[in-house]
RNA sequence: GCCGAUGUAGCUCAGGGGUAGAGCUUUCGCCUUGUAAGCGAAGGGUCGUGGGUUCGAAUCCCACCGUCGGCUCCA
Numbered sequence: 001g002c003c004g005a006u007g008u009a010g011c012u013c014a015g016g017g018g019u020a021g022a023g024c025u026u027u028c029g030c031c032u033u034g035u036a037a038g039c040g041a042a043g044g045g046u047c048g049u050g051g052g053u054u055c056g057a058a059u060c061c062c063a064c065c066g067u068c069g070g071c072u073c074c075a
Base pairs, nucleotide, nucleotide: 001071002070003069004068005067006066007065010024011023012022013021018055026042027041028040029039030038048064049063050062051061052060
C1' cells in the first nucleotide's frame, strides 16, 4: 500500500428499512433469624464519527477513525 471482518447498555451479544432488545452486572422490594439462592420491579444507549439516499436509517451508500486477520512491496 491492497483486501476482508468488526464497532449497539458497565460486560458478552442479538437485531440487516417502520417503537432499540436479551443474558449477566448494578439498585430496590419480597422471601429468610441472617446470608446465599429463588421471585418481582427499576435504572442504564447521541447504535464508532461525519455526510448522502429515503416519508422514515442501528440497518442501504460514501469518506474517515479504532480493533482484529490476511496478502504484497521496500528497507